[in-house]
RNA sequence: GCUGCCUUAGCUCAGUGGUAGAGCAUCCGCCUCGUAAGCGGGAGGCCAUAGGUUCAAGUCCUAUAGGCAGCACCA
Repeated sequence: GCUGCCUUAGCUCAGUGGUAGAGCAUCCGCCUCGUAAGCGGGAGGCCAUAGGUUCAAGUCCUAUAGGCAGCACCA
C1' cells in the first nucleotide's frame, strides 16, 4: 500500500429497514440469625464520527478514525 472483518449499556455479545435487548456487574426489595446462593424489581445507550438514500436507518451507501486478520513491498 491492497483486501476482508469488527466498533451497540461498566464488561461479553444479540439485534440484517418499522418500539434498542440479553447475560454478568451495579442499585433496591424478598428470603436468611447473618453472608453467599436463589427470587422479584430498578437504573444505565443520542448504536465510533460525519454525510447520503428512504415515509422510516443500529441495520443500506460513501468518507474518516480506531482495532483485528490475510496479502504485497521493504533495493
Predicted 3D model of a 75-nucleotide RNA (transfer RNA) from an Oxalobacteraceae bacterium. Its Rfam family is "tRNA". The family's RNA type in Rfam is transfer RNA.